Predicted 3D model of a 1394-nucleotide RNA (small-subunit ribosomal RNA) from uncultured Fusibacter sp. The coordinates come from a structure-prediction model, not an experiment, and the mean pLDDT is 84.
RNA sequence: AGAGUUUGAUUAUGGCUCAGGAUGAACGCUGGCGGCGUGCCUAACACAUGCAAGUCGAGCGCGAUUAAGUGGAACGGAGACUUCGGUCAAAGAGAAACUUAUGAAAGCGGCGGACGGGUGAGUAACGCGUGGGUAACCUGCCCCAUACAAAGGGAUAGCCACUGGAAACGGUGAUUAAUACCUUAUAAGUCGGUAGUCCCGCAUGAGACAGCCGACAAAGAUUUAUCGGUAUGGGAUGGACCCGCGUCUGAUUAGCUAGUUGGUGAGGUAACGGCUCACCAAGGCGACGAUCAGUAGCCGACCUGAGAGGGUGAUCGGCCACACUGGAACUGAGACACGGUCCAGACUCCUACGGGAGGCAGCAGUGGGGAAUAUUGCACAAUGGGCGCAAGCCUGAUGCAGCAACGCCGCGUGAGUGAUGAAGGCUUUCGGGUCGUAAAACUCUGUCCUAUGGGAAGAAAAAAAUGACGGUACCAUAGGAGGAAGCCCCGGCUAACUACGUGCCAGCAGCCGCGGUAAUACGUAGGGGGCAAGCGUUAUCCGGAAUCACUGGGCGUAAAGGGUGCGUAGGUGGCUUAUCAAGCCAGGGGUGAAAGGCAUUGGCUCAACCAAUGUAAGCCUUUGGAACUGAUAGGCUUGAGUGCAGGAGAGGUAAGUGGAAUUCCUAGUGUAGGGGUGAAAUCCGUAGAUAUCAGAAGGAACACCAGUGGCGAAGGCGACUUACUGGACUGUAACUGACGCUGAGACGCGAAAGCGUGGGGAGCAAACAGGAUUAGAUACCCUGGUAGUCCACGCCCUAAACGAUGUACACUAGUUGUUGCCUUGCUAGACAAGGCAGUAAUGCACCUAACGGAUUAAGUGUACCGCCUGGGGAGUACGGUCGCAAGAUUAAAACUCAAAGGAAUAGACGGGGACCCGCACAAGCGGUGGAGCAUGUGGUUUAAUUCGACGAUACGCGAAGAACCUUACCUGGCCUUGACAUACUAAAAAGCUUUAAGAGAUUAGAGUGUGCUAGCUUGCUAGAAUUUAGAUACAGGUGCUGCACGGCUGUCGUCAGCUCGUGUCGUGAGAUGUUGGGUUAAGUCCCGCAACGAGCGCAACCCUCGUGUUUAGUUGCUAACAGUUCGGCUGAGAACUCUAAACAGGCUGCCUACGCAAGUAGGAGGAAGGUGAGGACGACGUCAAGUCAUCAUGGCCCUUACGGCCAGGGCUACACACGUGCUACAAUGGGGUAUACAAAGAGCAGCGAUACGGUGACGUGGAGCAAAUCUAGAAAAUGCCUCUCAGUUCGGAUUGUAGUCUGCAACUCGACUACAUGAAGUUGGAAUCGCUAGUAAUCGUAGAUCAGCAAUGCUACGGUGAAUACGUUCCCGGGUCUUGUACACACCCCCGUC
Repeated sequence: AGAGUUUGAUUAUGGCUCAGGAUGAACGCUGGCGGCGUGCCUAACACAUGCAAGUCGAGCGCGAUUAAGUGGAACGGAGACUUCGGUCAAAGAGAAACUUAUGAAAGCGGCGGACGGGUGAGUAACGCGUGGGUAACCUGCCCCAUACAAAGGGAUAGCCACUGGAAACGGUGAUUAAUACCUUAUAAGUCGGUAGUCCCGCAUGAGACAGCCGACAAAGAUUUAUCGGUAUGGGAUGGACCCGCGUCUGAUUAGCUAGUUGGUGAGGUAACGGCUCACCAAGGCGACGAUCAGUAGCCGACCUGAGAGGGUGAUCGGCCACACUGGAACUGAGACACGGUCCAGACUCCUACGGGAGGCAGCAGUGGGGAAUAUUGCACAAUGGGCGCAAGCCUGAUGCAGCAACGCCGCGUGAGUGAUGAAGGCUUUCGGGUCGUAAAACUCUGUCCUAUGGGAAGAAAAAAAUGACGGUACCAUAGGAGGAAGCCCCGGCUAACUACGUGCCAGCAGCCGCGGUAAUACGUAGGGGGCAAGCGUUAUCCGGAAUCACUGGGCGUAAAGGGUGCGUAGGUGGCUUAUCAAGCCAGGGGUGAAAGGCAUUGGCUCAACCAAUGUAAGCCUUUGGAACUGAUAGGCUUGAGUGCAGGAGAGGUAAGUGGAAUUCCUAGUGUAGGGGUGAAAUCCGUAGAUAUCAGAAGGAACACCAGUGGCGAAGGCGACUUACUGGACUGUAACUGACGCUGAGACGCGAAAGCGUGGGGAGCAAACAGGAUUAGAUACCCUGGUAGUCCACGCCCUAAACGAUGUACACUAGUUGUUGCCUUGCUAGACAAGGCAGUAAUGCACCUAACGGAUUAAGUGUACCGCCUGGGGAGUACGGUCGCAAGAUUAAAACUCAAAGGAAUAGACGGGGACCCGCACAAGCGGUGGAGCAUGUGGUUUAAUUCGACGAUACGCGAAGAACCUUACCUGGCCUUGACAUACUAAAAAGCUUUAAGAGAUUAGAGUGUGCUAGCUUGCUAGAAUUUAGAUACAGGUGCUGCACGGCUGUCGUCAGCUCGUGUCGUGAGAUGUUGGGUUAAGUCCCGCAACGAGCGCAACCCUCGUGUUUAGUUGCUAACAGUUCGGCUGAGAACUCUAAACAGGCUGCCUACGCAAGUAGGAGGAAGGUGAGGACGACGUCAAGUCAUCAUGGCCCUUACGGCCAGGGCUACACACGUGCUACAAUGGGGUAUACAAAGAGCAGCGAUACGGUGACGUGGAGCAAAUCUAGAAAAUGCCUCUCAGUUCGGAUUGUAGUCUGCAACUCGACUACAUGAAGUUGGAAUCGCUAGUAAUCGUAGAUCAGCAAUGCUACGGUGAAUACGUUCCCGGGUCUUGUACACACCCCCGUC
């Protein structure tokens, strides 16, 4: 920093999409460690349980409990005595009571529960931010200062007794204390009242001083150190109120407001105030957006951006609001109070049904909602808070830990050496390539990790004590590469490619778009790219987007100038002087919290993180300046306006007048049509039309003049006259003195159509009717015809209301025409030059995407207004306003598409234009289409009727020969390394003859044969060719794809075109050249030209024919000579014909005319004349044209078969349809007879003569000929005879019989012959084909293929031999130029309606 996407391509417009950054995120796959942060965005949904606000005994009474002491009851029984009945009794044990100490729980009292913590529901507000104000205020605890604390009193909770209630919670009575409460005293002082003096302030007013009257205080505790209390003043802190400025969207919300706005008085408050009340006045707010509606906590900041901006308001910090919902006050320094009270409501819970209890938006946690968000943890060690003199207690604030890759930062998953480039995977042109030094292997290291040992700082002011985190961070030793890599992507944008699978299926996709059998886009694999403990996706924001444009856009045609004027608010404004200082400029001061950001340093090993220092837009204030804007005061005339003098004009309104024409009416003349159309008909007319003449009526419009002429703001205005009236222009320079420009709303005007009321109505004419046209024709055409068109008045208010161009002013080359006025000149005009104002044409600079605009700007500037922001939905719906209605105006969204649109370019196309050509039409000749047959195709049939070819450019085409073969098809019988190729092993020469079975393929035998080359002494060995057997690689395929291809071919078209290099023009696609003027068959040539050259095509070079010359003379020829069997037969000749080679000839060369030239027309000469005739030769390209079945070939498919062999059948079927042909329908003919003249080509498994046989096909036979030597009767034509217009002496189909020939074989399925049979057909509908001269027509001949032949086909050859072309309007095809285009698969299209 840009990129993709509209088109065949281009350019600009314009939307959509992507690459970047970010997040309190979520989801998918994956997951080693640590540090620092962060973690309900949804249901301000409901909450179990625990904890989150207490503390003070140094304010007070009571005092459970515990301890000590005194005390000594019950118990106990050592021991003693005994009359044995019993008695006494120490130690021990320890009750009651008392004393002292301790002091739980509850209570009174004080302070704190208004902080800390949570949440963002509400709020568009002085709520927040920023800067000010309070002379209109309060402030517990804290600090400073001054002055005090005297004398009394009565209660009350607790406790006790009784008592109600299930409980919560009470009730009554008795009794008691205080730093609780009350009364009185004192008053430095404060407050109130009153009348003064001084002084300050913008004002209400404030301050100081002193006089008089009135009101007002207090509490004690104690360890004697202190702590506490009261009053007043000040400070600090915290708060309250007020004000300037800033703070989202909607006008489809335009009016709102009654305590509302102000005043007076009173009340209330800490305090001002309609804060509240009484009375009075009628105000207040609003287009600078009131009111209403929607949405939202605000900010420091955070994200993004170059910035300006845009978005956000989690964590941290400031402010506000809220605490289940709504309302209210109490207490207090402070609340209208999250863990206080009262009331109401919803919900939940308890209940003995009478009543009660509760509020997690505190920390954890639960349910629910949701894509989604953590532990019912530890500790008060630190920091901070409450209470207390203190010890201390409390603290889910806080410090820590746990969970989560949620984010940022850091580290690791190893390092070095290591080629046979291992194995394996993938791929391959099979050679290899790649994963890849990657692995293995060897040598090392130890961050993280594991184990053991040691072990902090955080803790402080003299010492002691005190650590949740935590045996944590960190250090040392040891261990072993051991435990640690994934995710996305690979068609373009966008870094990264192959194979297989799939076959518009499955799927992908952010946009364009991939997938229909060779997918780098789907799925998988290999490989590669990117990032990395993460990677992708989704969502959202900014960016890119200058795509709302302040920085920084536009409006002629892409979206966009209001239909037009007048004018209000607003915005903006000429020259000059002075003053002020609001804007503006400069300096100083205050504020701009901290954190954050930025810069420089520093601390954790680094970083993230943390810390220190520095750094400022804005606002307020102050001092100064005066150029510009502004304000005030004054002056000026050039902007603007007025006056005076002129002429121009379809400017407007009203009244009157005129002639031409149409129609109707009356009368005359006159007779059969008229009218209308492409052609007709409806219609009018013998009841007299049309036509013609005269007269009369009525309505509307004003020919010629008339003109890119005039006037008007626009709409618009056209006969003449008069009246009234608006504006512009020219000249003059007397007057005013900036009075100007623009203009949201408002107001006026506003074509046509339409509406209302009343007139009018000739012509025209929606609707309507009829006639035509048409497949239909609710149209176009015709005949009629009503609203309407006209007038008056009132509405409507829209148009392609357009110059698709808002208004005003200034400036910026010209030239030409025209309208109005003026000046100057002279030749005095129908003149010229100049000035001003209009209106046009052309054209520089400049602008524009281009087209184009260009002093009448779309140029350069200024001022103001209107409008635009992708296409469709839609100028539509809803709402409002206007309207009698029709409707107008204002004006969306859902949804949907990736475009829609502008200008220009090159094509293609046009039932556009110009020019030109072609058997294209026309002019002619002959056909096809009707019949029969032949042949091909479709269809049908079939076991099979093998396959291909389908407008022209398939259909007598591939096929220049389907009985078997061919043959690819069908049925049946067989073979499996194969009919054919290469390689290996073994054996055998190869080959030839022959038997049996079978439809044959084939199967089973018998016999014969021993070769060639080399080594070499004989055996023998090796080799070549061939055969057999075996095994594996492989063969084989007329199987598919001509839309994977090569080659070949058709067609446009033998049409004249198709391109390139350099230069030039254009932003570019492209253009130029190649267009233009001529000419040609031709882009053939000439001339001109920003082009100059060149290439492929055209032409020529090649072949055949036409004339001549030379050479040559057999097999061809025969003029002369000789012979002759009379046949160029023989001798001979080389003249002629001919043969076949080389040349010559024709070039618009010559003449005339025209023309600049190219060239054209005519003529001469010539065998031939303007390309002499014909052929071969086919530019760039088009039709995904045809062919995988000629051949070649990629890929796919089959492999005891989709390959191979064989027999038979089929390709020859037959209701029918089409194409191409043959033969005819007859007398220009048929038949018979006689008789003449070719060319070209073929021939040895061949052509085959003479002769003989047969009616004939043909047979027998075989001369000659590998051919200018031999073989083949040319036919039509011509002479004579016959037929006489008929289904015939035309025509020959069909059928029967008998034959001939080819061939292993003529049944399916050959050709020919003879005899017999004798069908349709009497010239062919619509339509359609060929041909311009040796052509059409007509006549025969030959060849290829081939055993034979379905050949009437095809390809060649000659014989006879015409007619016509005025011409290019039309049909078809083509070429060049031009024009339109919304077409591009390009009119066989595209778009739309039903």